[in-house]
């Protein structure tokens, strides 16, 4: 310098144009238990890496950039 992959909740991930952005775990509260451990229920938490573009509508498609990983030179 060129190419590829990844970026979504504290952490690990799903969602690949249209329902309210979801699952596990963690966190908070409650119930069960004499207590602990454990189980169950409920709740909070996301401006989807940044900036533009396409579209009636973008987490999703396109472009640039940033960061990480890999390959090549």
């Nucleotide at each position: 310098c060129g190419g590829g992959c990844u970026a979504u909740a504290g952490c690990g991930c799903a969602g690949g144009g249209g329902u309210u952005a979801g699952c596990g775990u963690a966190c908070a509260a409650g119930u069960c238990u004499g207590g602990g451990g454990g189980a169950c229920u409920u709740g909070g938490g996301g401006u989807c890496g940044u900036g533009g573009g396409u579209u009636c509508a973008a987490g999703u498609c396109c472009c640039a950039c940033u960061a990480g990983c890999c390959c090549g030179a």
Source information: This is a predicted structure of a 73-nucleotide RNA (transfer RNA) from a Spirochaetota bacterium. Rfam family: tRNA. Rfam describes the family as follows. Transfer RNA (tRNA) molecules are approximately 80 nucleotides in length. The sequence is in RNAcentral, with records from ENA and MGnify. Taxonomically the source falls in Spirochaetota (Bacteria, Pseudomonadati). The coordinates come from a structure-prediction model, not an experiment, and the mean pLDDT is 83.